RNAcentral holds the sequence, with entries from Rfam. Predicted 3D model of a 163-nucleotide RNA (c-di-AMP riboswitch aptamer (ydaO/yuaA leader)) from Cohnella xylanilytica.

């Protein structure tokens, strides 16, 4: 001077997951603030796919087999394509396991916002058969994991030099 790695402080990001008092070993306790489920009216709702019949001018409707419970936090949903079990078997359905698109999400460093680029996520888990909205009420939560500074704009904040 350069390049990796660790640590710590600063700062900064996803996210609701921060802040502050008491008790006072360390652990517990409340508060604000932020977030989350459950709870009335009134309103919505009172089923859903696939395949067959029947009926019809078309849309709607009728049976009858066969498969799927439902719900929450969460941007995290659909859908192809192959893979493989499983319901005897095609057919179809449903599940694992992979790639490949999506609805939707996120960051790109003063703060918002427009426009263009660029990088990403598109997970997971929880309640247990049961919950629509939803006032008063009634309860939970405050964990966890990371390291991005492209480009022009409008509009406010700040700061700095000069006069």
């Nucleotide at each position: 001077u350069c390049c990796c790695a660790u640590c710590c402080a600063u700062c900064g990001c996803u996210u609701a997951a921060u802040u502050u008092u008491c008790c006072a070993u360390a652990g517990g306790a409340a508060a604000a603030a932020c977030g989350g489920g459950g709870g009335a009216a009134c309103c919505a709702a009172c089923g859903g796919a696939a395949c067959g019949c029947c009926a019809a001018g078309a849309c709607c409707g009728g049976c009858g087999u066969u498969c799927a419970g439902g719900g929450g936090u969460g941007a995290a949903u659909c859908g192809g394509c192959g893979u493989u079990a499983g319901a005897a078997c095609c057919a179809u359905c449903u599940g694992u396991c992979g790639c490949c698109g999506u609805a939707g999400g996120g960051c790109u460093a003063c703060u918002c916002g427009c426009g263009c680029g660029g990088c990403c996520c598109g997970a997971a888990u929880c309640c247990g058969u049961c919950a629509g909205c939803u006032a008063a009420c009634c309860u939970c939560g405050u964990a966890a994991g990371c390291g991005u500074c492209g480009c022009a704009u409008g509009a406010g904040a700040g700061g700095u030099g000069a006069g």